Context: one part of a larger RNA
RNA sequence: CAUACAAGCUAGAUAAGGGCGUAUGGGGAAUGCCUAGGCUCUCAGAGGCGAAGAAGGACGUGAUAAGCUGCGAUAAGUUGCGAUAAGGGGCACAUACCCAUUGAUCCGCAAAUUUCCGAAUGGGGCAACCCGGUAUAUUGAAGAUAUACCAUCCUUUAAGGAGGCAAACGCGGGGAACUGAAACAUCUAAGUACCCGCAGGAAGAGAAAACAAAAGUGAUUGCGCUAGUAGCGGCGAGCGAACGCGCAUUAGCCCAAACCAAUGAGUUUACGGACUUAUUGGGGUUGUAGGACUGCGAUAUUUGUUGUAUAGAGAAUUAGAACCCUUUGGAAAGUGGGGCCAUAGACGGUGACAGCCCGGUAUAGGUAAUCUUUUACAACGAUAGCAGUAUCCUGAGUAGCUCGGGGCACGUGAAACCCUGAGUGAAUUCGCCGGGACCAUCCGGUAAGGCUAAAUACUCCUGAGAGACCGAUAGUGAACCAGUACCGUGAGGGAAAGGUGAAAAGAACCCUGAACAAGGGAGUGAAACAGAUCCUGAAACCAUACGCUUACAAGCGGUCGGAGCCAAUUAAUUGGUGACGGCGUGCCUUUUGCAUAAUGAGCCUACGAGUUACCGUUUCCAGCAAGGUUAAGCAUUUAAGAUGUGGAGCCGUAGCGAAAGCGAGUCUGAAUAGGGCGUUUUAAGUUGGUAAUGGUAGACGCGAAACCGUGUGAUCUACCCUUGGGCAGGUUGAAGCUGUGGUAACACAUAGUGGAGGACCGAACCCGUUGACGUUGAAAAGUCUUGGGAUGACCUGAGGGUAGGGGUGAAAGGCCAAUCAAACUCGGAAAUAGCUCGUACUCCCCGAAAUGCAUUUAGGUGCAGCGGUAUGCUAGUUUUAUAGAGGUAGAGCUACUGAUUGGAUGCGGGGGCUUCACCGCCUACCAAUUCCUGACAAACUCCGAAUGCUAUAAAAUGUUGUAUAUCAGUGAGGGCAUGGGUGCUAAGGUCCAUGUCCGAGAGGGAAAGAACCCAGACCAUCAGCUAAGGUCCCCAAAUGUAUGUUAAGUUGAAUAAACGCGGUUGGACUGCCCAGACAGCUAGGAUGUUGGCUUGGAAGCAGCCAUUCAUUUAAAGAGUGCGUAACAGCUCACUAGUCGAGCGGUCCGGCAUGGAUAAUAAUCGGGCAUAAACAUACUACCGAAGCUAUGGACUCCAUUGGAGUGGUAGGGGAGCAUUGUAACAGAGAAGAAGGUGUCUUGCGAGGGAUUCUGGAUUGGUUACAAAAGAAAAUGUAGGCAUAAGUAACGAUAAUGCGGGCGAGAAACCCGCACACCGAAAGACCAAGGUUUCCCCAGCUAUGCUAAUCAGCUGGGGGUUAGUCGGGUCCUAAGGCGAACCCGAAGGGGGUAGUCGAUGGACAAGCAGUUAAUAUUCUGCUACUUGCCCCACGUUAAAGCGGACGGAGGCGAGAAGUUGGUGCGUGCUGACGGAAUAGCACGUUGAAGGAAGUGGUAACACUCCGAUAGUACACAAAAGCUUCGGCCGGCGUGAUAAUCCAGCGGAUCGACUUCCAAGAAAAGCGAGUGGAUGCAACCCGUACCGUAAACCGACACAGGUAGUUGGGAUGAGAAUUCUAAGGUGCUC
Repeated sequence: CAUACAAGCUAGAUAAGGGCGUAUGGGGAAUGCCUAGGCUCUCAGAGGCGAAGAAGGACGUGAUAAGCUGCGAUAAGUUGCGAUAAGGGGCACAUACCCAUUGAUCCGCAAAUUUCCGAAUGGGGCAACCCGGUAUAUUGAAGAUAUACCAUCCUUUAAGGAGGCAAACGCGGGGAACUGAAACAUCUAAGUACCCGCAGGAAGAGAAAACAAAAGUGAUUGCGCUAGUAGCGGCGAGCGAACGCGCAUUAGCCCAAACCAAUGAGUUUACGGACUUAUUGGGGUUGUAGGACUGCGAUAUUUGUUGUAUAGAGAAUUAGAACCCUUUGGAAAGUGGGGCCAUAGACGGUGACAGCCCGGUAUAGGUAAUCUUUUACAACGAUAGCAGUAUCCUGAGUAGCUCGGGGCACGUGAAACCCUGAGUGAAUUCGCCGGGACCAUCCGGUAAGGCUAAAUACUCCUGAGAGACCGAUAGUGAACCAGUACCGUGAGGGAAAGGUGAAAAGAACCCUGAACAAGGGAGUGAAACAGAUCCUGAAACCAUACGCUUACAAGCGGUCGGAGCCAAUUAAUUGGUGACGGCGUGCCUUUUGCAUAAUGAGCCUACGAGUUACCGUUUCCAGCAAGGUUAAGCAUUUAAGAUGUGGAGCCGUAGCGAAAGCGAGUCUGAAUAGGGCGUUUUAAGUUGGUAAUGGUAGACGCGAAACCGUGUGAUCUACCCUUGGGCAGGUUGAAGCUGUGGUAACACAUAGUGGAGGACCGAACCCGUUGACGUUGAAAAGUCUUGGGAUGACCUGAGGGUAGGGGUGAAAGGCCAAUCAAACUCGGAAAUAGCUCGUACUCCCCGAAAUGCAUUUAGGUGCAGCGGUAUGCUAGUUUUAUAGAGGUAGAGCUACUGAUUGGAUGCGGGGGCUUCACCGCCUACCAAUUCCUGACAAACUCCGAAUGCUAUAAAAUGUUGUAUAUCAGUGAGGGCAUGGGUGCUAAGGUCCAUGUCCGAGAGGGAAAGAACCCAGACCAUCAGCUAAGGUCCCCAAAUGUAUGUUAAGUUGAAUAAACGCGGUUGGACUGCCCAGACAGCUAGGAUGUUGGCUUGGAAGCAGCCAUUCAUUUAAAGAGUGCGUAACAGCUCACUAGUCGAGCGGUCCGGCAUGGAUAAUAAUCGGGCAUAAACAUACUACCGAAGCUAUGGACUCCAUUGGAGUGGUAGGGGAGCAUUGUAACAGAGAAGAAGGUGUCUUGCGAGGGAUUCUGGAUUGGUUACAAAAGAAAAUGUAGGCAUAAGUAACGAUAAUGCGGGCGAGAAACCCGCACACCGAAAGACCAAGGUUUCCCCAGCUAUGCUAAUCAGCUGGGGGUUAGUCGGGUCCUAAGGCGAACCCGAAGGGGGUAGUCGAUGGACAAGCAGUUAAUAUUCUGCUACUUGCCCCACGUUAAAGCGGACGGAGGCGAGAAGUUGGUGCGUGCUGACGGAAUAGCACGUUGAAGGAAGUGGUAACACUCCGAUAGUACACAAAAGCUUCGGCCGGCGUGAUAAUCCAGCGGAUCGACUUCCAAGAAAAGCGAGUGGAUGCAACCCGUACCGUAAACCGACACAGGUAGUUGGGAUGAGAAUUCUAAGGUGCUC
């Protein structure tokens, strides 16, 4: 409003929560500042330490002492000397106590001490331990203690040396692979990595049998050139000299031999000697040959080592100039003012920035040890000439040669030269070697012996210094107690972690609290939001308060518009919020194409990728210019720099030729020809810087699987060796034997006995078949259930062995430490990756390609094409006209080649006929040619366009074109249209061509859509006009005009089809019709005749036949249907009447209609619409980032202006920011950097101002240099979210109540109930662990919860041995290893020996005692060994001993246990009795010894041990108490079986049987007897030990050898229940 309800319209409120904003916090540790530590170098030094015990360690050492540092039993130190001067006892801040002017501490030099291990060295060994021998000493024998010595190898045998360690550099012995060659084998990588040996401060090399080339040089080494040359090279990839030149530094020598002699030995002798050999001395050392030898001659010159003296250097250390005031401030070094020093203005510190405050600095002094050099002297050495030439000497298994290798730049090549594994094998100065095969000439040199400084390489280390190096995710891995924590069996791997303040002045005291937690006050301080998690304090993330907003709303969350509300202030604006409306599918990568449901990212912060060196090419800039320029080095200096010098060398100035060579020409050629390449006109280079790019290097970053080398692993597991251990119980009944039967004898049968077996059942034990659970587990392989083996090829412990192309394997490619078709670790190494991913600030200009050829090529690459930049030149494009070439579309084919329809003709052929042949005939057969007709072709063309292409001319346009240089990218394309191939004229298919768009293109339209239509975005505008497409609403613009169509919501899914339709509408042709059509109604629709045939019947109407005829009629068929058995009947055709105007037919169109069927409700985009559908025509309007207008920015041409500015790959240009350097001038405690907001400015990267915070540094300009910009890499590190207050809290054996302590109790303690294990979930013990054991005090962490508790934290305590275990004894496997053998080296074997238990040998028991130990202490009682004394005896040594298997039964038999009886003690009850009864408990006693007894023995019995001790009863005191009681030392009292039976089976014994045939060594073995004594060492000893203490990351349902293991049931160690004992599994 309305009559009422509904619908509609409209108003208000709430915010558990959410959103945005602001403020304040928490959290976190970025940022800024700092540096104590690093990194890279320079100049000096040093270049080793060690048997005189190193490097490196273990253990000790302090008043209190865990760590680091120092030191070593003389132990944070001792002594001497020097220096210094007031405090000192390290880091380390406390207490106590000491030292010091009689000189401490600290510093320097020189000494002393220096445990144990380690080369480790007396022997051994599991490093830091064990055990010896000899000598001496002590005493008293054994034993013990102290000191010294005791390894091996070499050698000259001594007063000797070596060994091991150590960063790089050096020489030598061995010697890879990845990789490169786009594959790979020669080659490369590379003689690199790595292993091994050895040395030095350097090493190595080295004084020509060298180079060179007609000229010369004169050992070696290193640097610059020569030169990326000559060469080598699957002549590929690559490798790569030398001569010579310039420099640095310089240095030369000694033997062997000839000859002479000495000495020793030998031979010989004529005894004079001679010779041989060895050693030694002299001599002598080279190429123009020298030397010996012979002759002559001289004592020169140069130089080395050592010593002394002299001077110098040299530690700690000494002296060392010059400042005050003011002001701000917590503090002055700042500001302001005025001074001073300077051979000192290096640096550091001091409360902010200091020449003059402090330490220092410049400069000047000082000396011990020690060192060096100069000079002088002394001693001891070394070193030379001239001539002659007869003879002698001058490096031998050598040089050379052959074969095989290696090195030389040189890959066997024509291959010189050097080295050598095998073989061969010279010459002798008239000799020999070399000069790049070889020969000759010539030249150079003199091998087969040796030494040699400097120039060069490197840096573990010391001192002084430097940096356009880092500044805590950086720089070393390490700024810090780091090679630490931690991980791994081991080799090995390997972190995180800095900051109070000027000064601890580090918060007295009070309050809350259980509190020594934490917090609030107070106080200190400049500051406490500097409070110890401490400077600054960002972000993620988590909160609290306030403002606006939010409950009909659909959303890549923004953007454009915008009401209301709130706040502020320069008072007309600004800020916050944002109802409602429009538009709108993130980022990156990869792609033809991504919102894609393709990749990557949980978020934040920090870090994180085209660099550097050298060599080229090009641009630009600069210097000089036909020239330009130095390199190494040297000199000076203000010293990593600079300046000067240095011209070696390089590029250019001339080319041509294969070259000799010639030269403005030259080559080819017979040529003077021609031609090629040059010259000329036009002539510019070179050096440096810069930018871009290429090459070699890791080369933009991250990423393999792999390959190779040295090592480490058999604690897991595989197999093997040695030595030990284990297997409840039951069953079966082999061989053999015996008896009986039987046989000639066997055989054989049967009954027993017997006790075999990769035998059976089944526990422990071993394994892992089935199923379930578990699967972010209880467990990185398990649990439950079920199962297999369980006397064997069985299982298991301890100690050992085998090692990576190797082992081991009953074989699965299994196993070799959670790893195996080749382990692990480190290294080569940043292997390589044509592959994937990622690759960081801004603006401006241009702007592709996805094609061709080639490719072991196809996702790669090369060349070309297309892009950019620079420079030069002048073409290009379009239209028209003209002139051309051409064979496509089309067309045609009696125009070819081929294909081909129908017809005519019918050559020829087939078939048939003609008796055969011949001649013929026929033919609905095939069929040539020809004719007519029709018609096909990418590889047919008699023809033949359009378009395109070429050329010329004109016009228009106006740099669009092209060349050179340089830098790219692209070489996956895709859709649409057209022309084709392929395919099915299928595909969003595929392959070409032409065009276009997407790609790399936004905007409008098509609902939405990469490429379809329109249109090419520089920016702004609340201006205008249009395109496609639209104008009822969503949604801007016509409910427009005119004429039709459609009725189907057709329109509006595909325009869905063939085919259909009396849907409707339009056109054309045609028939009938007032002489009455068409439709309806009324009437007729007859006769021959039931036509004939057929048929059971057939009469119009089953069927067949046909001259379907004729008659009457207005008309009527031998009948259009229905119908009947057949007729009948009803109809129709046809006719008349009635009615009164149009009625039919055929064909062609429009719009409708059926045909029309798919999977989540539906839909034309929706609502809806009868137009707002469809068709035709017209007008107006809307509509884009198009066009126009206005303003602005930039680029290019160029100058009144014009044109332009989408953009991926890509190219070019201009800038911003960050860090540092230099110069200049600045800022800052009156507040720098950094952080947090606000405002402002530039197109942008960014810049500026300011508030608060902060509390000490820092910006500007110009130039330079870079560790120079992050959102992505399953990126790295840290922090914080999410899931989520979710899963889970680890065996379902179980808890409940009362009390206690306490702030607090489900869990702790006590008690009472209940429950569980009981071949264990009890007890002992080995390994392993290493203090976990016990007590006290705690509760932050640990405990999957709590905790008063603890295997946790802190403090204290605890482990006692002749006899137990181990060593001082022994040996096994195996290890080591003198001798010896082998091997490039390292090393591998191995005898004697020596180690090595899991085995052999070997002496103690009971009871008591501690909080915690006991065979260890105590008590008692024993035993073993050695020694001292006495007596007696003996002189051995060989062994059948030690000394061994499996299985089986037999016998004896300990402990233990059950029962019985006796005995001791106690108790005895509901109504009563029973007491000579019943019940309960107990009834024990070791080792050892002994004249005894039994036995083979083990062992048992007996006696002693034993007047012990325990148990039991009684019971005072004391103590505790929950008041019930508990306990009870001492004491008192009494006391009983050494009984019987069963079960049991430790142990022992002999025996039987079997085949696989079953350790070694030592102790022992000659002593006995007596008595008393002495001695008896080292290590382990706590506690856990089927587990919360071990191995499994854990307080983990897993694993872990051996011993014991009661009772009932039972065969049993099965099973169930239970004792002792233990436990209730930590929510």